[in-house]
RNA sequence: CCUCGAAAAGGCAAACCACUGGAAACGGUGGGACGCAAAACAACCGGCCUACGGCGAAAGCUACGGCGGCGGUGUUACCGAAA
Numbered sequence: 001c002c003u004c005g006a007a008a009a010g011g012c013a014a015a016c017c018a019c020u021g022g023a024a025a026c027g028g029u030g031g032g033a034c035g036c037a038a039a040a041c042a043a044c045c046g047g048c049c050u051a052c053g054g055c056g057a058a059a060g061c062u063a064c065g066g067c068g069g070c071g072g073u074g075u076u077a078c079c080g081a082a083a
Base pairs, nucleotide, nucleotide: 003083004080005079011036012035016031017030018029019028020027021026034069040075041074042073044072045071046070047067048066049065053062054061055060
């Protein structure tokens, strides 16, 4: 240094609640901690969610809207036991 993940310091923050943006999925802020060694960043690939609008007689279909705390991938990063 790379793989790796014991310990400690520090960090993040699910559900839920309040306020708020949004048609929705979902986001933001505050509270709150189930968890997390990339639970940091990036929608590039796959996946998943939503359907205002569009198409349709209807059922429904559709991402240009979302999700990184679903799997990859790329970039960057704290600490240093064992191996």